[in-house]
RNA sequence: UACCGAUAAAGGCAAACUUAUCGAAAGGUAAGGACGCAAAGCCACGGACCUUAAUGUAUAUUUACAAAGGUAGCCGGGCCACCGAA
Numbered sequence: 001u002a003c004c005g006a007u008a009a010a011g012g013c014a015a016a017c018u019u020a021u022c023g024a025a026a027g028g029u030a031a032g033g034a035c036g037c038a039a040a041g042c043c044a045c046g047g048a049c050c051u052u053a054a055u056g057u058a059u060a061u062u063u064a065c066a067a068a069g070g071u072a073g074c075c076g077g078g079c080c081a082c083c084g085a086a
Stems, first nucleotide, its partner, number of pairs: 004084002012037002017032006035073001041079003045076003048071003055066004
C1' cells in the first nucleotide's frame, strides 16, 4: 500500500415504533428509541424498487402510462475514512 475483519480497544451510525414538522404521496428532518451495521460515511451514475400533486401523452372527465420526486439500511459502481489480532 492492497486485501481482510478479533469474543481486541477507542469511538460511530440507528430499523420498527412514538411525537413534532415539511411534502400530493413515496419519503425527508428533529427528538425519543435500538432491529441491526466495518463503511448503515458521501454521490441517484447503471440496474431494481416506491410514489403520481403538478407536467406530458393517451383517454375523454377520470382513468392509464411516464419520474424531472424518492430509497445510499436493495444490488453494482465512484469518492473518502477510524482501529489493527489472525

Predicted 3D model of an 86-nucleotide RNA (c-di-GMP-I riboswitch aptamer) from Aquibacillus halophilus. The model forms 100% of the base pairs in the Rfam consensus. Its mean pLDDT, the model's own confidence on a scale to 100, is 88. The source organism's lineage runs through Bacteria, Bacillati, Bacilli, Caryophanales and Aquibacillus.